[in-house]
Notes
This is a predicted structure of a 352-nucleotide part of an RNA (large-subunit ribosomal RNA, domain IV) from Natranaerobius thermophilus JW/NM-WN-LF. The full RNA is in RNAcentral, with records from ENA and Rfam. The prediction has a mean pLDDT of 88. The source organism's lineage runs through Bacteria, Bacillati, Bacillota, Natranaerobiaceae and Natranaerobius thermophilus. Its Rfam family is "Bacterial large subunit ribosomal RNA".
Context: one part of a larger RNA
């Protein structure tokens, strides 16, 4: 000086991002126990009392039941030995009696995630994933869908109250308006439209013809190009569909203080953000402002609402019970702190 451990005077979180870490509580028994609640809970809430030994005492009691006697004998009565065992009253000893050891510290208000679960083996257990519960969609069975080149398997020895995806995420009370664009269902009357079908025309080629020649015409076959026309699906097109991707406006005026606009106007739009929250896990400006709470409070909690940039199943808003979750405040407690100190171990440090 260092790690493990013990105590500590006054004060008690003044430490620090944060009571981190130590303290502190602690079994049983009896009293007594609030908001709020899905009536199950919250409850071991809270908060308070009692705990050894002895003797009264072979205590009341209560379990188990030999034996034995009645007699409507599967019944009643007796009640031996074993076993548990309050309560109460009297004493007794200690600083201290769950006399060591193990053994919840609570409490109030928020945030998120209903819950039990589950997960980054090895820096991250959570508000993240999973869940019941909702909804949409596919699939009629040789299902739909997946593996697989196939043969087959899964699905499922199942049959729509079943299987498969997609989001949501107990529960309450709710889930506005837009189908203009993408998607996807549907429709088929027109437009386009591939191979294919079609073969109208042209092109090559050469018996033959023509010409002194040079060349030129050129049937049939045979190869070529190829027009009109006749064709799917799709795509234009016509509908429907947001728990389908997704979207939910500007600008100017106006009330007898003044501000502020129920109101008008006007431009644009598929429709212009309803309800509920709202400086929020979202607020830039910001430590908004205003009340609590503290002598003091960038955080907290209740409120405004001018929402940079909330908003309804990428779900809104509440919400008992849950949480080694976060965020704030109390009580108790204490070497976390003022402010360090001593003890014991074990290093460290000398000798070997």
């Nucleotide at each position: 000086c260092c790690c493990u451990u013990g105590u500590u005077a006054a004060g008690g979180a003044a430490c620090u991002c944060g009571g981190c870490a130590a303290a502190a509580a602690g079994g049983c028994c009896c009293c007594g126990u609030a908001a709020c609640u899905u009536c199950g809970g919250g409850a071991g809430a809270a908060g308070g009392g009692g705990u050894g030994c002895c003797c009264c005492g072979c205590u009341a009691g209560g379990g188990u039941g030999a034996u034995u006697g009645u007699u409507u004998a599967u019944a009643c009565a007796u009640g031996a030995g074993c076993c548990c065992g309050a309560g109460g009253g009297g004493g007794u000893c200690g600083c201290a009696g769950u006399g060591a050891a193990g053994a919840g510290g609570c409490c109030c208000g928020a945030g998120c995630g209903a819950c039990u679960g589950u997960u980054u083996a090895c820096c991250a257990a959570a508000a993240a994933c999973a869940c019941a519960g909702g909804u949409c969609u596919c699939u009629g069975c040789u299902a739909a869908g997946u593996c697989g080149u196939a043969a087959g398997a899964c699905g499922a020895a199942g049959u729509a109250u079943a299987g498969g995806g997609g989001c949501u995420g107990a529960c309450g009370u709710c889930u506005g308006c837009c189908c203009g664009g993408u998607g996807c269902u549907g429709g088929a009357a027109g437009g386009u439209u591939a191979a294919g079908g079609g073969g109208a025309g042209g092109a090559g080629u050469u018996a033959g013809c023509c010409g002194u020649a040079a060349g030129g015409c050129g049937a049939a076959g045979c190869u070529u190009c190829a027009a009109a026309c006749c064709u799917a699906a799709g795509c234009c097109c016509c509908a429907g569909u947001a728990a389908a991707c997704g979207g939910c406006g500007g600008c100017c005026g106006u009330a007898a203080c003044u501000a502020u606009a129920a109101c008008g106007g006007u431009c644009c739009u598929a429709a212009g953000g309803u309800a509920g929250c709202g400086a929020a896990a979202u607020u830039c400006c910001u430590u908004g402002u205003c009340g609590g709470g503290u002598a003091a409070g960038u955080u907290c909690c209740g409120a405004c609402c001018c929402g940079c940039a909330c908003g309804a199943a990428a779900g809104a808003c509440g919400c008992a019970a849950c949480g080694a979750c976060u965020c704030g405040g109390g009580c108790g407690c204490u070497g976390u702190c003022u402010c360090a100190a001593c003890a014991a171990g074990g290093g460290a440090c000398c000798c070997g």